[in-house]
Context: one part of a larger RNA
RNA sequence: AGAUGAACGUUGGUGACAUGCUUAACACAUGCAAGUCGGACAGGAAGUGGUGUUUCCAGUGGUGGAUGGGUGAGUAACGCGUAAGAACCUGCCCUUGGGAGGGGAACAACAGCCGGAAAUGGCUGCUAAUACCUCGUAUGCUGAGGAGCAAAAGGAGAAAUCAGCCCGAGGAGGGGCUUGUGUCUGAUCAAGGUUUGUUGGUGAGGCAAUAGCUUACCAAGGUGAUGAUCAGUAGCUGGUCCGAGAGGAUGAUUAGCCACACUGGGACUGAGACACGGCCCAGACUCCUAUGGGAGGCAGCAGUGGGAAAUUUUCCGCAAUGGACGAAAGCCUGACGGAGCAAUGCCGCGUGGAGGUAGAGGCCCAUGGGUCGUGAACCUUUUUUCCCAGAGAAGAAGCAGUGAUGGUAUCUGGGGAAUAAGCAUCGGCUAACUUUGUGCCAACAGCCGCGGUAAGACUGAGGAUGCAAUCGUUAUCU
Repeated sequence: AGAUGAACGUUGGUGACAUGCUUAACACAUGCAAGUCGGACAGGAAGUGGUGUUUCCAGUGGUGGAUGGGUGAGUAACGCGUAAGAACCUGCCCUUGGGAGGGGAACAACAGCCGGAAAUGGCUGCUAAUACCUCGUAUGCUGAGGAGCAAAAGGAGAAAUCAGCCCGAGGAGGGGCUUGUGUCUGAUCAAGGUUUGUUGGUGAGGCAAUAGCUUACCAAGGUGAUGAUCAGUAGCUGGUCCGAGAGGAUGAUUAGCCACACUGGGACUGAGACACGGCCCAGACUCCUAUGGGAGGCAGCAGUGGGAAAUUUUCCGCAAUGGACGAAAGCCUGACGGAGCAAUGCCGCGUGGAGGUAGAGGCCCAUGGGUCGUGAACCUUUUUUCCCAGAGAAGAAGCAGUGAUGGUAUCUGGGGAAUAAGCAUCGGCUAACUUUGUGCCAACAGCCGCGGUAAGACUGAGGAUGCAAUCGUUAUCU
């Protein structure tokens, strides 16, 4: 000098755009954050005088809940970056070739009975389906071959058709796996190092797939000063800051990858999870209880306590963009779009402009004067801002309709210089000097240093310098 997710002190007019728990991955009251489909299904309810039409719905069923959103605890690792590879999977989407014939048994809901404080459970009976089972069929799978095995679903509409279902092939996008190489510190962690499923082989098992991935047997290997092992620290990267560069530091926001979801473990379902707002077990903690037993998980958005130098509203809206479901209308969406708070940052604007004789007052003084100083007053002018009134958006695509923002931005008219300047420094480094008080005292101080009676260094004042809605200090990096 530059920089910061900064903090503290002083001061504080305004707008645009950004950013906002860096500490306790500490504990959480309350509300919301993942639903949707009645055009899959039996049924129930509302409504109507009744039928029909209509609307809503717990349950079965489908799909989504593995995305989106949060955090950085763990991890020194094929975790990440980069460059390759072969032994794999893939719902929805695209292209393409075929197919959907026959039959059957149940289980929720519901009704009845019973248990429990509750959470919720048991028994009996009835019932539908795009739920389930079976037979048949097959360009598919397995197998050296003979041969063996495997599918479907119906719905809406007057119909045309529409969106679905099953099998196969290809693609796109996504994911799993392997390898080369790069990736912090310590040898006061090693030549008596480290490793026993450890390194390799065979058989078997297992996986979507390769493989000590697992297991039995066999061999005794593997790795290490090119730093193994151990210990400490740490999410990685595109990037960001500094620097002419080399390089050093860093990884907030934003984008990609990874890991985690009270702590530890486990699987289920599924195309995909070993699953933040799913399940089971154990543990700690909190709550309810009839003491028998149950309920919970904000590192989602707000918000609370606590910790801390320190970090915001229990706001509005699905209008836009995007996503889930749906044939659609639509519904849901604390993603997102916005508003609110904070000078936290950066950028923009303003606090007036032109003219202005004489001279009050402060300070200094050699008493002549000098300086604050065109500064003020005064005169003239303007209205960016500000106040009042009126009009009033774009962002909406897709015929029409649809705007949270917002009566906002913006425009027009009226009013009046009106509403708006501070902070630090002035011995040298370093731009800027005199005086008063103090007297090695009180103090200052980044370094050198200053102060012991004329202090340009302390304190007050006048003046000056620098920056400016800020200015200085502290912390950290270059």

Predicted 3D model of a 478-nucleotide part of an RNA (small-subunit ribosomal RNA, 5' domain) from Nyctanthes arbor-tristis. The RNAcentral record of the full RNA draws on SILVA. The source organism's lineage runs through Eukaryota, Tracheophyta, Magnoliopsida, Mesangiospermae and Nyctanthes.